[in-house]
Context: one part of a larger RNA
RNA sequence: CUGGGCGUAAAGGGAGUGCAGGCGGUUUUGUAAGUCUUAUGUGAAAUCCCCGGGCUUAACCCGGGUGUUGCAUAAGAAACUGCAUAACUUGAGUACAGGAGAGGUAAGCGGAAUUCCUAGUGUAGCGGUGAAAUGCGUAGAUAUUAGGAGGAACACCAGUGGCGAAGGCGGCUUACUGGACUGAAACUGACGCUGAGGCUCGAAAGCGUGGGGAGCAAACAGGAUUAGAUACCCUGGUAGUCCACGCCGUAAACGAUGGAUACUAGGUGUAGGGGGUUCAAACCCUCUGUGCCGCAGUUAACACAAUAAGUAUCCCGCCUGGGGAGUACGGCCGCAAGGUUGAAACUC
Numbered sequence: 001c002u003g004g005g006c007g008u009a010a011a012g013g014g015a016g017u018g019c020a021g022g023c024g025g026u027u028u029u030g031u032a033a034g035u036c037u038u039a040u041g042u043g044a045a046a047u048c049c050c051c052g053g054g055c056u057u058a059a060c061c062c063g064g065g066u067g068u069u070g071c072a073u074a075a076g077a078a079a080c081u082g083c084a085u086a087a088c089u090u091g092a093g094u095a096c097a098g099g100a101g102a103g104g105u106a107a108g109c110g111g112a113a114u115u116c117c118u119a120g121u122g123u124a125g126c127g128g129u130g131a132a133a134u135g136c137g138u139a140g141a142u143a144u145u146a147g148g149a150g151g152a153a154c155a156c157c158a159g160u161g162g163c164g165a166a167g168g169c170g171g172c173u174u175a176c177u178g179g180a181c182u183g184a185a186a187c188u189g190a191c192g193c194u195g196a197g198g199c200u201c202g203a204a205a206g207c208g209u210g211g212g213g214a215g216c217a218a219a220c221a222g223g224a225u226u227a228g229a230u231a232c233c234c235u236g237g238u239a240g241u242c243c244a245c246g247c248c249g250u251a252a253a254c255g256a257u258g259g260a261u262a263c264u265a266g267g268u269g270u271a272g273g274g275g276g277u278u279c280a281a282a283c284c285c286u287c288u289g290u291g292c293c294g295c296a297g298u299u300a301a302c303a304c305a306a307u308a309a310g311u312a313u314c315c316c317g318c319c320u321g322g323g324g325a326g327u328a329c330g331g332c333c334g335c336a337a338g339g340u341u342g343a344a345a346c347u348c
Stems, first nucleotide, its partner, number of pairs: 004319003007302002012316001014201004021194003025088003029084003033081002035077008049065006091191001092188003096183003103177007110154001115149007125136002162169002206247006215241002220236004258315006266293011297304002321348003330341004
């Protein structure tokens, strides 16, 4: 390379957007690049293969034949692909009419709770644990009442509910704003799918500058436990957690399942629409999403099963025994931490 694969055995890129590239709906006419047919030339000889012959045989040698899958030129075919042309509407999109949503950004507002401060009542304990102790408290704590400050998070509603490409998003209001869905079928007329590089987004932790700091809490200190206890438990507690701006670019970034399209039994719940029927409901049909069960089929099994891991096509990414190793070296990126790309010797 061929072949085979990627839910769990090695293997789906964290996600999107998109240049190049690859692939691409229905019909008309033309063309003849691909494709196909025919002819001519060439495709040296030896070799290979077949037939026959010569050395006692074979190897070897000799003769004849096929072949030489290729290239060029000419003539022809026009189904398919390409190219050009004219058209179409079902793919895709635009406009219109609707309802749903923790989609995003910014500003403002609210109540509960924790902590702290002030004041009142009140007195000896509180707190904590398996049991304790450290700790707090007669300088008046804990408890309770009133007032105030400040930060962070939003109980119930809440739901294998919703929205988002993924990460993710949850109090309320307002402003700006993205997407999806349904209906109808007015408009465009293949404008599509995928996408190496590129670009953008990307939890938590971490980093830089400046704020903020209630609770929680790496590090750290103390008390316990223990043979020890650099832990688990307890009392404290600093970074951090929060905000603004800028970096980092990684996760079991998971459905461990790339995207798109078409097809292939059913049943049942749920979310958002539409249609029929009805006084209203129930019921029936239908589209989109999200779950469960299940046939065919698939699978090593588990299981998957119209949200496929079934049947097919197109495009991308990735895998090729374990360790060494996601390491070394080099490149690129980063303030750093480190990230990304990514071996070999050796060994089993």
This is a predicted structure of a 348-nucleotide part of an RNA (small-subunit ribosomal RNA, central domain) from an uncultured Eubacteriales bacterium. Rfam family: Bacterial small subunit ribosomal RNA. Model confidence (mean pLDDT): 87 of 100.